[in-house]
């Protein structure tokens, strides 16, 4: 340098042929429970989906460029 895969919440991930609230687990905060902690129960906050642009009525999803990580070929 060519090609392939991935990048979504603090972390690990899901997201179905583009469709109307972007989710789960865990972590964090509060309350309940307990003599206290842990466990358990309930509730809450937290993300412009790596970046920029394009297509579309509508993009995490499609297209282009680019950054990062991994793999592979030379």
């Nucleotide at each position: 340098g060519g090609c392939c895969u991935g990048g979504u919440a603090g972390u690990u991930c899901a997201g179905u042929u583009g469709g109307u609230u972007a989710g789960a687990a865990u972590g964090c905060c509060g309350c309940c429970c307990u003599g206290u902690c842990a466990c358990g129960g309930c509730g809450g906050a937290g993300g412009u989906c790596g970046a920029c642009g394009g297509u579309u009525c509508g993009a995490g999803u499609c297209c282009g460029u680019u950054c990062c990580a991994g793999g592979u070929c030379g």

Predicted 3D model of a 74-nucleotide RNA (transfer RNA) from an uncultured Clostridia bacterium. The sequence was found in a public genome assembly. Rfam family: tRNA. The family's RNA type in Rfam is transfer RNA. Gene Ontology term of the family: triplet codon-amino acid adaptor activity. Rfam describes the family as follows. Transfer RNA (tRNA) molecules are approximately 80 nucleotides in length. Model confidence (mean pLDDT): 80 of 100.